[in-house]
Context: one part of a larger RNA
Molecule: small-subunit ribosomal RNA, 3' major domain
Organism: uncultured organism
RNA sequence: UGACGGGGGCCCGCACAAGCGGAGGAACAUGUGGUUUAAUUCGAUGAUACGCGAGGAACCUUACCUGGGCUUAAAUGUAGAGUGCAUAGAGUGGAAACAUUCUUUUCCUUCGGGACUCUUUACAAGGUGCUGCAUGGUUGUCGUCAGCUCGUGCCGUGAGGUGUCGGGUUAAGUCCCAUAACGAGCGCAACCCUUGUCGUUAGUUGCUAGCAGGUCAAGCUGAGGACUCUAACGAGACUGCCGGUGUAAACCGAGAGGAAGGUGGGGAUGACGUCAAAUCAGCACGGCCCUUAUGUCCAGGGCUACACACGUGUUACAAUGGCCAGUACAAGGAGCUGCCACCUGGCAACAGGGCGCUAAUCUCAAAAGCUGGUCACAGUUCGGAUCGGAGUCUGCAACUCGACUUCGUGAAGGUGGAUUCGCUAGUAAUCGCGCAUCAGCCACGGCGCGGUGAAUACGUUCCCGGGCAUUGUACA
Numbered sequence: 001u002g003a004c005g006g007g008g009g010c011c012c013g014c015a016c017a018a019g020c021g022g023a024g025g026a027a028c029a030u031g032u033g034g035u036u037u038a039a040u041u042c043g044a045u046g047a048u049a050c051g052c053g054a055g056g057a058a059c060c061u062u063a064c065c066u067g068g069g070c071u072u073a074a075a076u077g078u079a080g081a082g083u084g085c086a087u088a089g090a091g092u093g094g095a096a097a098c099a100u101u102c103u104u105u106u107c108c109u110u111c112g113g114g115a116c117u118c119u120u121u122a123c124a125a126g127g128u129g130c131u132g133c134a135u136g137g138u139u140g141u142c143g144u145c146a147g148c149u150c151g152u153g154c155c156g157u158g159a160g161g162u163g164u165c166g167g168g169u170u171a172a173g174u175c176c177c178a179u180a181a182c183g184a185g186c187g188c189a190a191c192c193c194u195u196g197u198c199g200u201u202a203g204u205u206g207c208u209a210g211c212a213g214g215u216c217a218a219g220c221u222g223a224g225g226a227c228u229c230u231a232a233c234g235a236g237a238c239u240g241c242c243g244g245u246g247u248a249a250a251c252c253g254a255g256a257g258g259a260a261g262g263u264g265g266g267g268a269u270g271a272c273g274u275c276a277a278a279u280c281a282g283c284a285c286g287g288c289c290c291u292u293a294u295g296u297c298c299a300g301g302g303c304u305a306c307a308c309a310c311g312u313g314u315u316a317c318a319a320u321g322g323c324c325a326g327u328a329c330a331a332g333g334a335g336c337u338g339c340c341a342c343c344u345g346g347c348a349a350c351a352g353g354g355c356g357c358u359a360a361u362c363u364c365a366a367a368a369g370c371u372g373g374u375c376a377c378a379g380u381u382c383g384g385a386u387c388g389g390a391g392u393c394u395g396c397a398a399c400u401c402g403a404c405u406u407c408g409u410g411a412a413g414g415u416g417g418a419u420u421c422g423c424u425a426g427u428a429a430u431c432g433c434g435c436a437u438c439a440g441c442c443a444c445g446g447c448g449c450g451g452u453g454a455a456u457a458c459g460u461u462c463c464c465g466g467g468c469a470u471u472g473u474a475c476a
Stems, first nucleotide, its partner, number of pairs: 001476002003473003007470001009468005015460002019423005026315008034306002042053002064301007076124007084116001088103006106115003126290002129288003135284002137279003140275001142273001147186006153162003166177003192267004197235007207224002211222003238261001241255001242253004317416001321375007333364003338357002342353004382413001387408007429452007
């Protein structure tokens, strides 16, 4: 100087407490361990692995296994030699890859050759093989915590200290005062995006107040820019004003004004560093290893196995509910190999017709809610697993191993031990909608969007994590 302490002090955080809803019990989905297997490819493993890489494993993907093939090979280039092919059609063997047979067959030309294709030789290949403890790049975490340093000066023999400490204050090393320190840098904050209010500009595909037409109805039409909205530019919030406390910084106030008040809400943004943290399988790259194979092509299988254990979720156990009928209101997105209005058939999944839309124009397209009816506390009109039958769709192909529809079947489950997780407001809880990937889909996942919309916080003794100064130390 650090690190550590079941040392003391000050402070903070959904850390505890106060609340609300979950997990742990059930069934299923998914990931992991284990076991099994010819193979169940590989990686990730306290917090910081386990719905993670994977934002789509039937083939492909695919790296794994079994079997069958190839050896300059899938691509490109240089040099040498040869050829006229390539392509197309047909046949044989085969699971295919591949092997093999037959037919067909270039262009320019100064006839020397050239262009192109194919075959072959040589040289360059290829490797998801190993090492993340050789690396780059990227990422997680402490942590959006308030810290980490430097120049000059001063102090100390030196390591080092000071500044960065002290008194206040703040979300903050934020600011003020004091001060052998004076300044500065990376962080904090602000600048950026979005949302909340108003104005200006602009009115189509959006809107419709007034005028006119028109319909069963409808901005449907003429028209209009008022309103909503769209999207560009501005305004607006700064403790600016008032009162109180204080030297100041600042704090307090159901204060005024204001759409918004003290960082308005949310996001992006992650200092010096820590964990030899993660990744050689995104990519790049040093070294090592394989080269008729650890490369490469193909068929089938596997990654989907199943005495079991764990994580993350979904659906429930019901009446604040289930079912039936009627009826209302979003935002943000996507769409031409697409979204599909509307009509017809079918109980339905869907099929057959078919309008519009390359989209503020057309389409996908809401649910909880509200109104009425029924069920009456039961393993039930709760719950839907499992299994059987019949179908639909995608796709060469749904056996291993797809989703959906329908008829039947109707399991466990009556609110879950110890323990444990999330959340402080448009949040939790609850309800649906969309997108990426994608032929289809094992999505109950992920990422977004809006609808309805709470309770509680006395407080900091305790648990966990962190910051500051201090103290002890046989530790570095």